[in-house]
RNA sequence: ACUCCGGUUGAUCCUGCCGGACCCGACUGCUAUCGGAUUGAGACUAAGCCAUGCGAGUCAACUCGCAAGGGUGGCGCACGGCUCAGUAACACGUAGUCAACCUGCCCUAGGGACGUGGAUAACCACGGGAAACUGUGGCUAAACCGCGAUAGACCAUCGCUGCUGGAAUGGGCAAUGGCUCAAACCUACAAGGCCCUAGGAUGGGACUGCGGCCGAUCAGGCUGUUGGCGGGGUAAUGGCCCACCAAACCUGUAACCGGUACGGGCUCUGAGAGGAGGAGCCCGGAGAUGGGCACUGAGGCAAGGGCCCAGGUCCUAUGGGACGCAGCAGGCGCGAAACCUUCGCAAUAGGCGAAAGCUUGACGAGGUUAAUCCGAGUGUUUCCUGCUAAAGGAAUCUUUUGCCAGCUCUAAAUAGGCUGGUGAAUAAGGGGUGGGCAAGUCUGGUGUCAGCCGCCGCGGUAAUACCAGCACCUCGAGUGGUCGGGAUGAUUAUUGGGCCUAAAGCAUCCGUAGCCGGUUCUGCAAGUCUUCCGUUAAAUCCACCUGCUCAACAGUUGGGCUGCGGGAGAUACUGCAAGACUAGGAGGCGGGAGAGGCGAGGGGUAUUCCUUGGGUAGGGGUAAAAUCCUCUGAUCCAUGGAGGACCACCAGUGGCGAAGGCGUCUCGCCAGAACGCGCUCGACGGUGAGGGAUGAAAGCUGGGGGAGCAAACCGGAUUAGAUACCCGGGUAGUCCCAGCUGUAAACGAUGCAGGCUCGGUGAUGGGUUGGGUUUGUCCCAACCCAGUGCCGCAGGGAAGCCGUUAAGCCUGCCGCCUGGGGAGUACGGUCGCAAGACUGAAACUUAAAGGAAUUGGCGGGGGAGCACCACAAGGGGUGAAGCCUGCGGUUCAAUUGGAGUCAACGCCGGGAACCUUACCGGGGGCGACAGCAGUGUGAAGGUCAGGUCGAAGACUUUACCAGACGAGCUGAGAGGAGGUGCAUGGCCGUCGCCAGCUCGUGCCGUGAGGUGUCCUGUUAAGUCAGGUAACGAGCGAGACCCCUGCUUCUAGUUGCUACUAUUAUUCUAAGGAGUAGUAGGGCGAAUUAGGAGGACUGCCGUUGUUAAAACGGAGGAAGGAGGGGGCUACGGCAGGUCAGUAUGCCCCGAAACCCCUGGGCUACACGCGGGCUGCAAUGAUAGGUACAAUGGGCUCCGACAUCGAAAGAUGGAGGCAAUCCCCAAAACCUAUCCCAGUUAUGACUGAGGGCUGCAACUCGCCCUCACGAAUAUGGAAUCCCUAGUAACCGCGUGUCACCAUCGCGCGGUGAAUACGUCCCUGCUCCUUGCACACACCGCCCGUCGCUUCAUCCGAGUUGGGUUUGCGCGAGGUGGUGCCUCUUGGUAUCAUCGAACGCGAGCUCAGCAAGGAGGGAGAAGUCGUAACAAGGUGGCCGUAGGGGAACCUGCGGCCGGAUCACCUCCU
Repeated sequence: ACUCCGGUUGAUCCUGCCGGACCCGACUGCUAUCGGAUUGAGACUAAGCCAUGCGAGUCAACUCGCAAGGGUGGCGCACGGCUCAGUAACACGUAGUCAACCUGCCCUAGGGACGUGGAUAACCACGGGAAACUGUGGCUAAACCGCGAUAGACCAUCGCUGCUGGAAUGGGCAAUGGCUCAAACCUACAAGGCCCUAGGAUGGGACUGCGGCCGAUCAGGCUGUUGGCGGGGUAAUGGCCCACCAAACCUGUAACCGGUACGGGCUCUGAGAGGAGGAGCCCGGAGAUGGGCACUGAGGCAAGGGCCCAGGUCCUAUGGGACGCAGCAGGCGCGAAACCUUCGCAAUAGGCGAAAGCUUGACGAGGUUAAUCCGAGUGUUUCCUGCUAAAGGAAUCUUUUGCCAGCUCUAAAUAGGCUGGUGAAUAAGGGGUGGGCAAGUCUGGUGUCAGCCGCCGCGGUAAUACCAGCACCUCGAGUGGUCGGGAUGAUUAUUGGGCCUAAAGCAUCCGUAGCCGGUUCUGCAAGUCUUCCGUUAAAUCCACCUGCUCAACAGUUGGGCUGCGGGAGAUACUGCAAGACUAGGAGGCGGGAGAGGCGAGGGGUAUUCCUUGGGUAGGGGUAAAAUCCUCUGAUCCAUGGAGGACCACCAGUGGCGAAGGCGUCUCGCCAGAACGCGCUCGACGGUGAGGGAUGAAAGCUGGGGGAGCAAACCGGAUUAGAUACCCGGGUAGUCCCAGCUGUAAACGAUGCAGGCUCGGUGAUGGGUUGGGUUUGUCCCAACCCAGUGCCGCAGGGAAGCCGUUAAGCCUGCCGCCUGGGGAGUACGGUCGCAAGACUGAAACUUAAAGGAAUUGGCGGGGGAGCACCACAAGGGGUGAAGCCUGCGGUUCAAUUGGAGUCAACGCCGGGAACCUUACCGGGGGCGACAGCAGUGUGAAGGUCAGGUCGAAGACUUUACCAGACGAGCUGAGAGGAGGUGCAUGGCCGUCGCCAGCUCGUGCCGUGAGGUGUCCUGUUAAGUCAGGUAACGAGCGAGACCCCUGCUUCUAGUUGCUACUAUUAUUCUAAGGAGUAGUAGGGCGAAUUAGGAGGACUGCCGUUGUUAAAACGGAGGAAGGAGGGGGCUACGGCAGGUCAGUAUGCCCCGAAACCCCUGGGCUACACGCGGGCUGCAAUGAUAGGUACAAUGGGCUCCGACAUCGAAAGAUGGAGGCAAUCCCCAAAACCUAUCCCAGUUAUGACUGAGGGCUGCAACUCGCCCUCACGAAUAUGGAAUCCCUAGUAACCGCGUGUCACCAUCGCGCGGUGAAUACGUCCCUGCUCCUUGCACACACCGCCCGUCGCUUCAUCCGAGUUGGGUUUGCGCGAGGUGGUGCCUCUUGGUAUCAUCGAACGCGAGCUCAGCAAGGAGGGAGAAGUCGUAACAAGGUGGCCGUAGGGGAACCUGCGGCCGGAUCACCUCCU
């Protein structure tokens, strides 16, 4: 010093990146009142080009001139100012050195200024030229230039030296030789200036140590190169330059090359370490259009000086000339990007001058600018309206600010300061409001559109996310955006990360440099530590204080600037030197173990082939087949032979080896490890960049060999296809020798070495001790060492897991990683015969990719249990026929709409003649309320007649009645079976005839979550019992409720009645009996309907654990849930229904509303579902005789009677119901039929009749007669059912005016077969794999096609940079000669040499026909490779093949499911 947050998932924990929030810089959008400060303002791109003005002068020396002014001369112009192109360098920084140097003006000290001569500008005269400029002649001065002297300095030689110093090459002294100085002025006689010498100061020059960028896809570089001797040059050292000699020199501590870049003080950020920057200010450097050269001078190779070349611009009389804003302003260009052609020398400074002073675009001052920082304001108070708001109104106060005036300030102004006046007056915006992230689930618009969005993500008709309005949040004269930097990032990790599975341990070993290094003694003091000194410019930074009203800002003082150098001290540690030691290491000896390696030899079984013999029709192969072999004799059996490959059993999570790898036996050679031994050496060690060696399989080269196997290839199958899986053949290869390649899932996905840290249990080798002994290389036990497995404590880890064989705790060294893809690709380099290997990017693209674990779902994974919507054993159907009914399709004006596997299809209670009715044709009607127009000049309404129409005062013509509203416009309604069941409620279906779904507390886990709910047994059941970190509980199951089966109690009408009496009737054997009533009595039987009991594995036996329970038995009406039903969990399905009702939103609104009429829903080449009737003799027909229950009844049931052949009609008692009414058929008996399309069947059609109803044509039902179709038991397939069930038989009821083959109920007759199983179909539980989670109708791969983007290759082409060679060569320098009065001119020699031209090498960039792969897009095409055993397990390396994913061979791995076996461990 320390904050995190959003984003991978159904959820979780990690890894990891992306994004947000923060600070700074530049530009920009919108907006804007004022003041102060700053080292702000063409740095970033074009060191691009510049019109115009200004930016360097000055001076009592001399001279001309009246002056202004000019000239000569002196000093200055090498400063100041600007810029950052170049430069990776002694350029800069820092610390030093010069015994290798210079220094004008300045300071100090000493000495001096004598004599003499000459030239020239201005000026005058004459010329040339367009101009710039220039020529000739003449005059003149000096502080201009010579000559001589003096003093002195310097150089050379030699000598001395008591000097300095670490060291003389320095200094001093003496001698000889050479070279070299001086001037006037004003006079105010102050001063100033000049010369020599020495010293100082200042400023420079040179050298050195150390420090600071990137790239190794730059590893070798270099010929003046490295050094020497001698010269030249310079102020001065030096290959700086030259001649000669030698062959050196630099480089992994990174030379050389390439890229980039002025360096530092500092700036931004950060806690710091760091990271990034270095424009402005200061210091240093470099440059002045590009390049070169010298002159002058103290100082330059100078640029507001010169010469030359190049390119650019300008003037021109075409002959020739001029210029250089990276100074201040200003212009063009470039760009996202940057001001006035201002004022002044008043201040601070520079230059000149003795000074006054002059001059200065340095500087000071103003102007412009939202550059940055700092400060202030846009009002205060009260009352009223208003919602306690928002806002508005009124009054009050104040005047920073604004406006006005004056004074002051200033070089002059602005600004500022002071005073007065005026008046709340003159002053608020930007961004946001889904999350992150502070603030709306408000309104309107839009409807995956338009758009938004840093990231996640919004938008498909109810958008808190778009566009607006309102409201709110935030910052505020600012606020947002974009780009760049930092931090966040411990995502580059020195501080401070990792590498089993997330990215990451080299395939293995040896070893060079480097790094690290055992115990002990002595010394040194390099590292290290302490202290002192010097330095670390100023500014910046920090602290106190001070000055501007505060602050920003400025100032004083102090500190700091983590650095460098030097002195003194300490000596633990590291280092160095010397010595000693033995625990590391190495060696020696000993007896054992071993698929360790190489070479040679021997052996064995099997396959194949050949010979011979035997033998006969098939063999082989597969899921099934076929190709194939075989009567020319196969397969099979036997004998013999040939050849190659291999080495069963033993064999073992056994052994050996560095790894790859190694397996018959024997011999030879070689190597390593373990154990034992106080035998020897004495730190000799560890790791290891480069380097070297070894390195499975495949592959390559050459030569052999070739039995089996087998890429490619050829056939046969499979398949939609099958370039595969399966089958038959088969070549490289597999084998050997010699070479190459150098890779693998080369794996323990775990580098090597050392130390430390609980244990248990196996098996291997060696040893010690003890025991046994068959005396063996034997067996057993304990202990020690080494290697090898499993489990496990602490600890670690995201978890899985690891755990003395660490993935724990420490140490040393090496290698490697930094989101996914592009890509292990491209280019370059090295290696290779090739295949290819090693090294190894970028553009672009993307918000994830990934690891471990969790819950679910799924699996052509496994296990257990269960179900007649499963099977098995059975019974009966459907599927064929006719008809009924629903659906599809088709048709139609309309055939309204919904429902679509189970879980749509006799379903919407949906049996529609009208109605229903939603559809179609036609006709008519309807607007509450408000506004505007209309209306007593008569609205709406009504009506005769004619017209119109299917019909109608609906409309229309003409007229009448009547008396207040009106539908013309705009809104707004009523209504809607119009839309959305994917906006909903409710209801229902289904999973589910299932047995599950959860909770509380506790425990386990970082967490999602787990446990409980698991295991064993049992059950219909998560039913129960036992075990168990669980203990309990809830919903479901069960219990419960209803019906039914047994008993009992109570009750008695409309019920019943064994009793009594009686009436009618029938039979009679005449006694009576039966039936139907009536009255009385009764409620024991039966019935009705209220209550109670009863069944609980309670009892016995067996099994089981002594349990739960199962099986059998007794008793009982009933036995293990007695039978049947109701109820039916948490939830799922975007299941169904907006057309039952309700309901959001949308839509229609004079029509999609309402009414009427007719039609349609009933159509009909066809397909499907569900039924009915049959196909007959277990039957049909005719006749006769019985026996129910549930229910229903007033617009109703209707007895009974009459009529009719019947349907039915007429009359009609009783009944609002235990009272009256509606009510059986199969069965049984008798007769006929005699196996036929029939005396089966009853479709279709004709005729007649009846019923309901306004109305039976489309389109109802019934009766009678006639007609008499298909159909003779139904393919593949499929449905239901386990007992009063199936099957058969009828009855009631709902709907209903009429119409059932439908739905819901009711009774009658009444079977067969399991008493099991998980094979099929499914369900539940456990377990396993998963790349699925919209959950397998999942996910997902590659080719091809289209669009688009960046890249690579590319014949070539264009341009730049750089190196080098040659040619030409402006100009410079040096020497010599000549002309010369001279500054000079000219010739020649040597040398340097810009620019230009030509060539070559390297490198960079642009363009490019065409080619290649890659990314992205959308709903394309082909397949299905991967994820489950993904349907042939996957993957790695390699080779071949193929539209494509891929397939196949060889070797390897488990990061493979499942079952079984072996071994090991607990």
A computed fold for a 1466-nucleotide RNA from a Nitrososphaerales archaeon, annotated as small-subunit ribosomal RNA. Its Rfam family is "Archaeal small subunit ribosomal RNA".